[in-house]
RNA sequence: GUCUUGGAUAGAGGCGCAGGUUUCAUGAGUAUCAUAUGACGAUAGUGUGGCAUACUGUUGUAUGAGAAAGGGGAGACUGCCGAAGAUGGAUUUAAGCCAAAGGAUUUGUCUGGGCUGCAGGAGAAUAUCUUGCGGACUGUCACGAAAGUGGAGCGCUAUCAUGAUG
Numbered sequence: 001g002u003c004u005u006g007g008a009u010a011g012a013g014g015c016g017c018a019g020g021u022u023u024c025a026u027g028a029g030u031a032u033c034a035u036a037u038g039a040c041g042a043u044a045g046u047g048u049g050g051c052a053u054a055c056u057g058u059u060g061u062a063u064g065a066g067a068a069a070g071g072g073g074a075g076a077c078u079g080c081c082g083a084a085g086a087u088g089g090a091u092u093u094a095a096g097c098c099a100a101a102g103g104a105u106u107u108g109u110c111u112g113g114g115c116u117g118c119a120g121g122a123g124a125a126u127a128u129c130u131u132g133c134g135g136a137c138u139g140u141c142a143c144g145a146a147a148g149u150g151g152a153g154c155g156c157u158a159u160c161a162u163g164a165u166g
Stems, first nucleotide, its partner, number of pairs: 001165003005161001007160005014081001016080004021075004032065009044056003048099004084111010112138002115135008140151004
């Protein structure tokens, strides 16, 4: 100097990723409550679904009062660069019982990144998030004279260490 090891440490990509907190708008004059009045109703209605139990309401109109959660913008802070996201499985989580919609943990698979077009899903929403298929751009490695082409983060760069070798 070269090669090797799912070795250790430290880094890079950039409108980079995520978290909670403060504040603002939206949610919404909605849900809900009170009064008046009409209709329905115990073969009805009520709490994520079903059953059971218990209770008595359900709904339209008018008047008055009138929220919140999730998601979003901005500021600073915190943790980071499979950061994170999606999806399948397992375990666990409820008031009287069952179920696990939702939540937590764990595991497998896929995705380098942000932006953007179309279609789908979630959502009150034209916000936003997410999936698939594309577009240009960008970081990285390999090939190539070059233009370019291709791959994937279990990647890439740097240093150190182990082993082998000149």

Source information
The RNA shown here (Lysine riboswitch aptamer) has 166 nucleotides and comes from Dorea sp. AF36-15AT. The sequence is in RNAcentral, with records from Rfam. The organism belongs to Dorea, within Bacteria. Its Rfam family is "Lysine riboswitch aptamer". Rfam describes the family as follows. Riboswitches are metabolite binding domains within certain messenger RNAs that serve as precision sensors for their corresponding targets.